RNA sequence: UAGCUCAGUCAGUACAGCAUGAGACUUUUAAUCUCAAGGUCAUGGGUUCGAUUCUCAU
Repeated sequence: UAGCUCAGUCAGUACAGCAUGAGACUUUUAAUCUCAAGGUCAUGGGUUCGAUUCUCAU
C1' cells in the first nucleotide's frame, strides 16, 4: 500500500479479509458457495537492466 483493515523480512508483473458487483442455491429476504472488479505502494528526486523494498528531501 484497493472504499476500510492489512501481508509483502532477501529488489524481479503487490497478498488476503471486510465491503461492492454478478451468478448459483432459496417461495422471498437473509445466510452460504463461486466468480469478477478495484492498487500508477504519501509526494518528488537518486542508485540499478529492474525499487513497496536501498537512498535523499518534504

Transfer RNA from Podarcis lilfordi, 58 nucleotides, folded computationally.
The sequence is in RNAcentral, with records from Rfam.
Taxonomically the source falls in Podarcis (Eukaryota, Metazoa, Deuterostomia, Teleostomi).
Its Rfam family is "tRNA". Rfam describes the family as follows. Transfer RNA (tRNA) molecules are approximately 80 nucleotides in length. The family's RNA type in Rfam is transfer RNA.